[in-house]
RNA sequence: GGUGGCAUAGCCAAGCGGUAAGGCGACGGAUUGCAAAUCCGUUAUUCCCCGGUUCGAUCCCGGGUGCCACCU
Numbered sequence: 001g002g003u004g005g006c007a008u009a010g011c012c013a014a015g016c017g018g019u020a021a022g023g024c025g026a027c028g029g030a031u032u033g034c035a036a037a038u039c040c041g042u043u044a045u046u047c048c049c050c051g052g053u054u055c056g057a058u059c060c061c062g063g064g065u066g067c068c069a070c071c072u
Base pairs, nucleotide, nucleotide: 001071002070003069004068005067006066007065010024011023012022018055025043026042027041028040029039030038048064049063050062051061052060
């Protein structure tokens, strides 16, 4: 330098055009003599950034940034 993949909560991770699941963690509560375990609730209205398409974009398109892999 070229090609491909990825970027969603503190961490992992689903979603494939109609306003974002789940797990871990954290916080609050129930329970307990105290704790652990268990149960309930809360935790992303900027989905890396900018622009475009669309009635509508996490999703499609263009550009940028970062990371990974391969080729040279």